[in-house]
Context: one part of a larger RNA
RNA sequence: CUGGGUGUAAAGGGUGCGUAGGCGGCUUUGCAAGUCAGAUGUGAAAUCUAUGGGCUCAACCCAUAAACUGCAUUUGAAACUGUAGAGCUUGAGUGAAGUAGAGGCAGGCGGAAUUCCCCGUGUAGCGGUGAAAUGCGUAGAGAUGGGGAGGAACACCAGUGGCGAAGGCGGCCUGCUGGGCUUUAACUGACGCUGAGGCACGAAAGCGUGGGUAGCAAAAAGGAUCAGAUACCCUGGUAGUCCACGCUGUAAACGAUGAUUACUAGGUGUGGGGGGUCUGACCCCUUCCGUGCCGGAGUUAACACAAUAAGUAAUCCACCUGGGGAGUACGGCCGCAAGGUUGAAACUC
Numbered sequence: 001c002u003g004g005g006u007g008u009a010a011a012g013g014g015u016g017c018g019u020a021g022g023c024g025g026c027u028u029u030g031c032a033a034g035u036c037a038g039a040u041g042u043g044a045a046a047u048c049u050a051u052g053g054g055c056u057c058a059a060c061c062c063a064u065a066a067a068c069u070g071c072a073u074u075u076g077a078a079a080c081u082g083u084a085g086a087g088c089u090u091g092a093g094u095g096a097a098g099u100a101g102a103g104g105c106a107g108g109c110g111g112a113a114u115u116c117c118c119c120g121u122g123u124a125g126c127g128g129u130g131a132a133a134u135g136c137g138u139a140g141a142g143a144u145g146g147g148g149a150g151g152a153a154c155a156c157c158a159g160u161g162g163c164g165a166a167g168g169c170g171g172c173c174u175g176c177u178g179g180g181c182u183u184u185a186a187c188u189g190a191c192g193c194u195g196a197g198g199c200a201c202g203a204a205a206g207c208g209u210g211g212g213u214a215g216c217a218a219a220a221a222g223g224a225u226c227a228g229a230u231a232c233c234c235u236g237g238u239a240g241u242c243c244a245c246g247c248u249g250u251a252a253a254c255g256a257u258g259a260u261u262a263c264u265a266g267g268u269g270u271g272g273g274g275g276g277u278c279u280g281a282c283c284c285c286u287u288c289c290g291u292g293c294c295g296g297a298g299u300u301a302a303c304a305c306a307a308u309a310a311g312u313a314a315u316c317c318a319c320c321u322g323g324g325g326a327g328u329a330c331g332g333c334c335g336c337a338a339g340g341u342u343g344a345a346a347c348u349c
Base pairs, nucleotide, nucleotide: 003321004320005319006318007303008302012317014201015200016199017198021194022193023192025088026087027086028085029084030083031082033081034080035077036076037075038074039073040072041071042070049065050064051063052062053061054060091191092188093187094186095184096183097182098181099180103177104176105175106174107173108172109171110154115149116148117147118146119145120144121143125136126135162169163168206247207246208245209244210243211242215241216240221235222234223233258316259315260314261313262312263311266294267293268292269291270290271289272288273287274286275285276284298305299304322349323348324347331342332341333340334339
């Protein structure tokens, strides 16, 4: 290489959009590039193979045949692929009628709580812990009543509930806006699937500039603990956490399970629609889309998966090929930096 694989053994790209490419529904007509059949030419000799023969045998040698699986030219075939034309509607999309939702962005508003400030009441403690101490407090704390300021987060509802491609999204209202699902079957007529590069999005932490800072809290500090304690516990506490704009581009970015399509027993919850029975907003029957659990065949090394497949098939992409060295070195590209991405070898077991 071929092959075999990728939930947990090595291995699915973090996610989408999409270029090239690869692959692609039904009917029909032509062409004949692929494909298939025939003919002709060529495919040197030697070699190889088969048969026969010659050296006493064998190696070796000789003869004949076959073969040289290829290429070119030419004559045909037209099922399949391709290509050109015509048509179709089931794939895909558009329209129409409905519909659920923490989908996104912007603006406004609200209440509870923490903290701080002011005023009142009030007096000696409060905090904190396994126990303490640091800390706060007679300059009046903590507790309690009233008022104010400010920031951040939205209890209950809340649900293996919902939405989103993923990351993710949760107080209320308004505006703008993306997608889904159901029903219908008016329209287009294969317009599809995947997708190397590419582009976009991408938690937290981190970075730049400017704001903001209530609570929490890396670092640094103090008090304890301990043999020590650069920790776990406690007291305070700065970056940060928040906002705007820009960068970073990584995560156990996980369902550790790529996308799409078709097919293959059931049972039972739950979310959103449609149809029917009843005409009753229930119940029941049925159907489509989502989300869970259990389970048969089948699969699996086992665990388990099981119509949301890890089953049976097809197409396309990504990735793996013993452990360590190492996601390191070097080089390239990207980044302000931190670093990211691509990614070895010697050596060793």